[in-house]
Context: one part of a larger RNA
RNA sequence: UGACGGGGGCUCACACAAGCGGUGGAGGAUGUUGCUCAAUUCGAAGCAACGCGAAGAACCUUACCAGGGCUUGACAUGCAGGGAUCAACCCCGUGAAAGCGGGGGGAUUGCCUUCGGGUGUAACCUGCACAGGUGUUGCAUGGCUGUCGUCAGCUCGUGCCUUGAGGUGUUGGGUUAAGUCCCCUAACGAGCGAAACCCCUGUCGUCAGUUGCCCCCGGGUGAAGCCGGGCACUCUGGCGAGACUGCCGGUGUCAAACCGGAGGAAGGUGGGGACGACGUCAAGUCAUCAUGGCCCUUAUGUCCUGGGCGGCAAACGUCCUACAAUGGCCGGCACAGAGGGAAGCGAAGCCGCGAGGCGGAGCGAAUCCCAAAAAACCGGCCCUAGUUCGGAUUGCAGGCUGCAAUUCGCCUGCAUGAAGCUGGAAUCGCUAGUAAUCGCGGAUCAGCACGCCGCGGUGAAUACGUUCCCGGGCCUUGUACA
Numbered sequence: 001u002g003a004c005g006g007g008g009g010c011u012c013a014c015a016c017a018a019g020c021g022g023u024g025g026a027g028g029a030u031g032u033u034g035c036u037c038a039a040u041u042c043g044a045a046g047c048a049a050c051g052c053g054a055a056g057a058a059c060c061u062u063a064c065c066a067g068g069g070c071u072u073g074a075c076a077u078g079c080a081g082g083g084a085u086c087a088a089c090c091c092c093g094u095g096a097a098a099g100c101g102g103g104g105g106g107a108u109u110g111c112c113u114u115c116g117g118g119u120g121u122a123a124c125c126u127g128c129a130c131a132g133g134u135g136u137u138g139c140a141u142g143g144c145u146g147u148c149g150u151c152a153g154c155u156c157g158u159g160c161c162u163u164g165a166g167g168u169g170u171u172g173g174g175u176u177a178a179g180u181c182c183c184c185u186a187a188c189g190a191g192c193g194a195a196a197c198c199c200c201u202g203u204c205g206u207c208a209g210u211u212g213c214c215c216c217c218g219g220g221u222g223a224a225g226c227c228g229g230g231c232a233c234u235c236u237g238g239c240g241a242g243a244c245u246g247c248c249g250g251u252g253u254c255a256a257a258c259c260g261g262a263g264g265a266a267g268g269u270g271g272g273g274a275c276g277a278c279g280u281c282a283a284g285u286c287a288u289c290a291u292g293g294c295c296c297u298u299a300u301g302u303c304c305u306g307g308g309c310g311g312c313a314a315a316c317g318u319c320c321u322a323c324a325a326u327g328g329c330c331g332g333c334a335c336a337g338a339g340g341g342a343a344g345c346g347a348a349g350c351c352g353c354g355a356g357g358c359g360g361a362g363c364g365a366a367u368c369c370c371a372a373a374a375a376a377c378c379g380g381c382c383c384u385a386g387u388u389c390g391g392a393u394u395g396c397a398g399g400c401u402g403c404a405a406u407u408c409g410c411c412u413g414c415a416u417g418a419a420g421c422u423g424g425a426a427u428c429g430c431u432a433g434u435a436a437u438c439g440c441g442g443a444u445c446a447g448c449a450c451g452c453c454g455c456g457g458u459g460a461a462u463a464c465g466u467u468c469c470c471g472g473g474c475c476u477u478g479u480a481c482a
Base pairs, nucleotide, nucleotide: 001482002481003479004478005477007476008475009474010473011472012471015466016465019430020429021428022427023426026321027320028319029318030317031316032315033314034312035311042053043052064307065306066305067304068303069302070301073130077129078128079127080126081125082124089104090103091102092101093100094099109120110119111118112117132296133295135294136293137292141290142289143285144284145283146281148279153192154191155190156189157188158187159168160167161166172183173182174181198273199272200271201270203241204240205239206238207237208236209235212231213230217228218227219226244267247261248260249259250258251257323423327382328381329380330379331378332377339370340369341368344363345362349358350357351356389420394415395414396413397412398411399410400409436458437457438456439455440454441453442452
C1' cells in the first nucleotide's frame, strides 16, 4: 500500500421489510447430469453452465456410428508432360447411393499450311509442389463476449511531505443518482469514467396532403369515404418551440443544495433505450472467424447410404397447462399496436364438421393481403361434483409440407379420458402503465415454437423503515496474510 475480520462509523440497492404473483407437489415441453448404446458428435459448470452456442437435428444440417467408395483429392495456386479431343450434356451396365466401367452426339479455338500435317492453348488427363483437418493446446494468442456494475470509482502532470515503499491531491464539513456540486484545505490543475451530446416516447407550432374526415358542399347505397370536391380534425414525418431549480416562499454557512408552491402537456435526471472507466475472474470461446506450436496425410482428409444427435430406472434447472364459479361451455357484439409479403401474402365465392381443398381478385403494398385481436361487454346453461374442471395417454379416420414423416414433423375430427382439489424444507420476480393477466406480430424456416425478440389491450397492492440476510461504495481500526 492492499486484502481480510462472526471490528467500528456513514451510505446505497426489490438486499431485507411491506405487498402481489410464482417455483419447489401434478402432467407435459425443453435443457442438463447420469445410465445405456455401434454412435447416443462437441462445447457451456456457483452467482456469471443448464428453452445456453441451436434465430428451426426426418435426408441435408452433422462435426458422431456402421457399412460402401475416392486418393492432387469436395476446394486454391503454381510447375512439368500429354492435350482438340476430353469434360459439361445424354444413354447403357453395375450399385443402396457415392463410385467404378462403357458408349453416343454435338458445339467452342488461334497461327502456319504443300491440305498430308505442323505448332500453341482452355477444359480435361498424368505426375509433382501442395491442398484438406469441427484433430490438440482459450494455460501460447488476436478478435469478440460474460461478470463485479451504470457500481462511482480509476489515474496523471507539476508542487509539497517521507531515508524509503509511499503519501498528499482523491481526506474533512455539507450535498447529490453520481469523485454531482459547494465550502474548507500544501496543494494547483488535468485525463478516463458520471452527466451532457444521440435515438424512441409525452405537449404545441409550422410545412406537406392519392391515409384520414360526412367538419363543410354535392352525388350515391340495403350498408359503406363508396364517388366528385375539400385539407379543418385524426394521422403520417421533416423542421422548430418547450424544462433551465428559470420564478415565488421557507430551510441552509452569504454556498452547493433541500422542502413546499405557481404556471405548465411535462418538472427537479419527465419515462424508456443506446452507451459499460482502470481493472478482476490464467472467466468463456482454437467448433463463427483469424492465428503460433504440436499432430494426421490411400487418412484424424473427402464422397455416399442408413442409423444416431430424439435412446430411459432415476436426479436437477427453465417453462407450458392445470387443479376450477373473479370459472368452464354456447350464442351475440365491440376496441389495438407493431410487423411481414413476389419461388411471396393471397381476398371474394364455392366444397368440407374441421385441419384443409378448389379458386384466383388485388398487392413490391399508409392503397391489396396475412387479419380473427383476445381478455372485456350482453344473454343463456352448468351448481361444487374428480364435475360441462383438467387435458396427459391411447385407438381409429383424415389434412399439410416435403424425393421421403417407420425410427423422428405439425395440424384436424371422433372416441378414450390419466395425474392433479394450491403443493414440505426451501426459493424467485416485481416499486407503475410496473406486477399480474389477455391476445397479436417477427426472425429462423419447405414443414416444425409452450423457446426467443418485439407489439399493444386490461391494469393492481405495498414501501413504517434500515435492526437483521446477500452484494456494493467511502472513512477508520486490528492483523503473525500478500